[in-house]
Context: one part of a larger RNA
RNA sequence: GAACGAACGCUGGCGGCGUGCCUAACACAUGCAAGUCGAACGAGAAAGUACCUUCGGGUGCGAGUACAGUGGCGCACGGGUGAGUAACACGUAGGUGACCUGCCCUUCAGCGGGGGAUAACUAGAAGAAAUUUUAGCUAAUACCGCGUACGAAAUAGCAACUUGAAUUAGCUAUUUGAAAGGAUGCCUCUUUGCAAUGCAUUCGCUGAGGGAUGGGCCUGCGGGACAUUAGCUUGAUGGUGGGGUAACGGCCUACCAUGGCGACGAUGUCUAGCCGGAUUGAGAGAUUGAUCGGCCACACUGGAACUGAGACACGGUCCAGACUCCUACGGGAGGCAGCAGUGGGGAAUAUUGCGCAAUGGACGAAAGUCUGACGCAGCAACGCCGCGUGAGUGAGGAAGGGUUUCGGCCUGUAAAGCUCUGUCAAAGUGGAAGAACGGGUAAGGGUCUAAUAGGCCUUUAUUUUGACGGUACACUUAAAGGAAGCACCGGCUAACUUCGUGCCAGCAGCCGCGGUAAUACGAAGGGUGCAAGCGUUGUUC
Numbered sequence: 001g002a003a004c005g006a007a008c009g010c011u012g013g014c015g016g017c018g019u020g021c022c023u024a025a026c027a028c029a030u031g032c033a034a035g036u037c038g039a040a041c042g043a044g045a046a047a048g049u050a051c052c053u054u055c056g057g058g059u060g061c062g063a064g065u066a067c068a069g070u071g072g073c074g075c076a077c078g079g080g081u082g083a084g085u086a087a088c089a090c091g092u093a094g095g096u097g098a099c100c101u102g103c104c105c106u107u108c109a110g111c112g113g114g115g116g117a118u119a120a121c122u123a124g125a126a127g128a129a130a131u132u133u134u135a136g137c138u139a140a141u142a143c144c145g146c147g148u149a150c151g152a153a154a155u156a157g158c159a160a161c162u163u164g165a166a167u168u169a170g171c172u173a174u175u176u177g178a179a180a181g182g183a184u185g186c187c188u189c190u191u192u193g194c195a196a197u198g199c200a201u202u203c204g205c206u207g208a209g210g211g212a213u214g215g216g217c218c219u220g221c222g223g224g225a226c227a228u229u230a231g232c233u234u235g236a237u238g239g240u241g242g243g244g245u246a247a248c249g250g251c252c253u254a255c256c257a258u259g260g261c262g263a264c265g266a267u268g269u270c271u272a273g274c275c276g277g278a279u280u281g282a283g284a285g286a287u288u289g290a291u292c293g294g295c296c297a298c299a300c301u302g303g304a305a306c307u308g309a310g311a312c313a314c315g316g317u318c319c320a321g322a323c324u325c326c327u328a329c330g331g332g333a334g335g336c337a338g339c340a341g342u343g344g345g346g347a348a349u350a351u352u353g354c355g356c357a358a359u360g361g362a363c364g365a366a367a368g369u370c371u372g373a374c375g376c377a378g379c380a381a382c383g384c385c386g387c388g389u390g391a392g393u394g395a396g397g398a399a400g401g402g403u404u405u406c407g408g409c410c411u412g413u414a415a416a417g418c419u420c421u422g423u424c425a426a427a428g429u430g431g432a433a434g435a436a437c438g439g440g441u442a443a444g445g446g447u448c449u450a451a452u453a454g455g456c457c458u459u460u461a462u463u464u465u466g467a468c469g470g471u472a473c474a475c476u477u478a479a480a481g482g483a484a485g486c487a488c489c490g491g492c493u494a495a496c497u498u499c500g501u502g503c504c505a506g507c508a509g510c511c512g513c514g515g516u517a518a519u520a521c522g523a524a525g526g527g528u529g530c531a532a533g534c535g536u537u538g539u540u541c
Stems, first nucleotide, its partner, number of pairs: 001541004006537005013387006019380002021345001026343003030340003035073003040070002048061005080298003090222007099215002104211008112146001114144002121136006152176007181203006224270003231261003236258008273295004277288004300321005323334004351377001353376003359373001360371004390420004400411004424482001426477005434468001438464011485530005490511003496525005506513002
């Protein structure tokens, strides 16, 4: 000199864009942060209101709505934190002839015919509660057989080439394994009728191939400290058989062998999430890993599995522990390192705000619902950037203050005065872009089809949707009016005098000042530097 997620002191006008618990991965009151689908399924209120009434009630609307339940998809994403981890965790380059992949795209082949339950509900029982339980009823795209099998899988055999290496691909045989329906519309086909069991469209379902995306595993190389850590290892190193996994493998197990690693630093201890990047520097390098992006790990602490395409799962389950809460003492409930917020710790870090209008996500055919992701607003000079606090003129060089060699000099064109301007702030008037999609209505076109019905695709016109926000912005009004401080002035280092003090009080980054003429302490006048900031402290280069 530069930088900062900074803090402290003094001061403080406005705006834009960013940033904001670095400490206790300390404990948490309260609210919200993951739901959605009635076009999978069965059931199904009430308030209110209208009418009738034998005044007890009944019927209609509300409404097949709400609250629940079965079922499907999602909850493994998004969001937080950095405790652990010196490791294939990360980065980079590869391998997988050792693997998986829901939703999505594409291709091929199918969706036949049956069955038995169960929640909800009803009636009871236990319990303070959480909740549990008995009997009965019922549905499905829930569950289970049967039939069929283009592919597929398993086993056996045959033959072939490639490769470092066959467990691969090919052929044959045997065996095994599927499915579910929903919505809308129609009556052409069959002798008639009905409109479904039929037909059509569409969404879905099953088996298989390919793709895309996302992952699992393996390997070379790379990036901390300490040798005042020198030896470490028994599933340890390898083999065979078996098990397990999506998959290779001591991953696990039985037996056998005795190996394996290490001064090219094993093992141990300490520290630490890694990277793209960031800071500094001419560079080499050094330091660092806040915000943003990628990866990893964790979710009160420790352990475990279940479900699932995917978890050993932050707002799931079970067990143990610590802590907090409820209890009728028998037993139960909880997990903010999500967004706000509270206590505590600390030098120190914000609102218990608005909205799903946009972008993105989940579900849904869609309308739409949910979304503390996100978009915004609030607080903080915490940072960067921009603007303002006026401009011109004005010498009787006014007054005051300071100083003086008493002549003067400085403050100083500074002020006053005169002439202007109107940024910001204030008040008023107007007032956005961000809105595209999607939906409704009307009119067409294409495609499927028997069809002018219906579905799907599409064109045009019109209509609807804004948290921010009456914000940005523009204009008008009045008015110089409301807006400057901080540090320093001995040398380094730009800037000097007077008074006070008298090795005292004090200053100080280094050298050093102060003991009676202090440009170094304190004050004043003056000056220098930066400026809505200026200094100090801390850290890095």
Notes
Small-subunit ribosomal RNA, 5' domain from a Deltaproteobacteria bacterium, 541 nucleotides, folded computationally. Its mean pLDDT, the model's own confidence on a scale to 100, is 83. Taxonomically the source falls in Myxococcia (Bacteria, Pseudomonadati, Myxococcota). The sequence was found in a public genome assembly. Its Rfam family is "Bacterial small subunit ribosomal RNA".